[in-house]
Molecule: SAM riboswitch aptamer (S box leader)
Organism: Bacteroidia bacterium
RNA sequence: UACUUAUCAAGAAAGACUGAGGGAAAGGCCCUUUGACGUCUUGGCAACCCAUCCGCUUUAUGCGGAUAAAGGUGCCAACUCCUUCCGCGAAAGCGGAAUAGAUAAGCA
Numbered sequence: 001u002a003c004u005u006a007u008c009a010a011g012a013a014a015g016a017c018u019g020a021g022g023g024a025a026a027g028g029c030c031c032u033u034u035g036a037c038g039u040c041u042u043g044g045c046a047a048c049c050c051a052u053c054c055g056c057u058u059u060a061u062g063c064g065g066a067u068a069a070a071g072g073u074g075c076c077a078a079c080u081c082c083u084u085c086c087g088c089g090a091a092a093g094c095g096g097a098a099u100a101g102a103u104a105a106g107c108a
Base pairs, nucleotide, nucleotide: 001108003106004105005104006103007102008101013042014041015040016039017038021031022030023029026083027082028081043076044075045074048072049071051067052066053065054064055063056062057060080100084097085096086095087094088093
C1' cells in the first nucleotide's frame, strides 16, 4: 500500500513548549491569539486483539455471552460536524441504503 471482516448515536483533558492555523478532500458550517495544529508529560475513555470463565454447535485457530484492564493498538469539540440516493414529513427532521473515510484484526 491493496484486499477481507467487524465497528463508527455513547464515552473520555489538564499542564509545559511552540505560535497560526485546524476540522481527510471540495463546498458549507464551525473551532482558534481567552492560543489552534503539532510535540512532550501526566491523566482518562473504550474494550478490537490479548487474558480468565461459561454456553452452543456443523468440533473449527467456530459462534455467542460474562469478567477484567496488566500488555498491543485506538481515542479524549461538534453523529465519522453536515453533504449522495430512496421512503415518510409543511418544515425541522426521522428511517433505510450507498460512496468516501477512520479504527481494529487478518492476509498478500